[in-house]
Context: one part of a larger RNA
RNA sequence: CUCCCGUUAAGGAACUAGGCAAAUUGACCCCGUAACUUCGGGAGAAGGGGUGCCUUUGUGGGUGUGAGGCUGCAACGCCUGAUGCGCACGGAGGUCGCAGCGAAGCGGGCUGAGCGACUGUUUACCAAAAACACAGGUCUCUGCUAAGGCGAAAGCCGACGUAUAGGGGCUGACACCUGCCCAAUGCCAGAAGGUUAACAGGAGAGGUCACGGGAAACCUGCAGCCUUGAAUCGAAGCCCUGGUGAAUGGCGGCCGUAACUAUAACGGUCCUAAGGUAGCGAAAUUCCUCGUCGGGUAAGUUCCGACCCGCACGAAAGGUGUAACGACUUAGCCGCUGUCUCAACGGGAGGCUCG
Repeated sequence: CUCCCGUUAAGGAACUAGGCAAAUUGACCCCGUAACUUCGGGAGAAGGGGUGCCUUUGUGGGUGUGAGGCUGCAACGCCUGAUGCGCACGGAGGUCGCAGCGAAGCGGGCUGAGCGACUGUUUACCAAAAACACAGGUCUCUGCUAAGGCGAAAGCCGACGUAUAGGGGCUGACACCUGCCCAAUGCCAGAAGGUUAACAGGAGAGGUCACGGGAAACCUGCAGCCUUGAAUCGAAGCCCUGGUGAAUGGCGGCCGUAACUAUAACGGUCCUAAGGUAGCGAAAUUCCUCGUCGGGUAAGUUCCGACCCGCACGAAAGGUGUAACGACUUAGCCGCUGUCUCAACGGGAGGCUCG
């Protein structure tokens, strides 16, 4: 010097990103316990008091001797149960120590806010969470050889189930609610018209070629074969007509106006499918921003309550609340402390020296 541990004057979070770590608390009995609440909770809330040993005494079980009683031929077979022994729970008095759950083990507490209802689950080896799941809600598919899934297939799962069932999506207890837009995209329904594949169809065109013509070059060209091929016919789909948001999604701009000023209930105008309702709001969302005001502090970029100018909240990618719960996040208070002012001493293990 390093690590582990113990103690510490005065102060007591001044430490620090942050009370990280440590300390405090701690068992049992009694008293006593607030807001709020889904009436279960919150609660071990909080906050107090007691606890050893000796003597004496009370109550209630237990055990069971002497004695007595019952049944009986008899017997500790049964009943009562003095004295005794032992247990539990009290009362009173006394007594010792700094200290009596004398060691060990054994909750620190309270308040405000955010998120998630909750118990659970998770990144085996840097993340345990506000992430996942969850009961509950809702949409959608599926009539049974179900839908869906695994598998070249056989076959199997679904399910030896049958719509109060099974699959998929979203949301996520509970309470109050969940607005407007179907123009786009998706899905559902429709089938008149337009478009549209293979197939069918074969008008027509071409190649070859017998006979024929020609002196020849060559010309014409039957049948057959081969190549090509128009009209016509032709489903779904798409176009089209509607519907549909707890489907993918979207939910405006400019100008003017009131007898102080300011503001604009009001008006005008442009655009749109429709222009954000309720509720919430500098928020896990606010750039400007340490917004402004209030609270708390001597002093507060954090926190709480408001305001609303929402850069860029908003209603099942749910909105707003919410008792209980949380090794979650955040702010404050009490207690407590070597976290600190500021360090000291002690114990142990190393390091160091010698062997």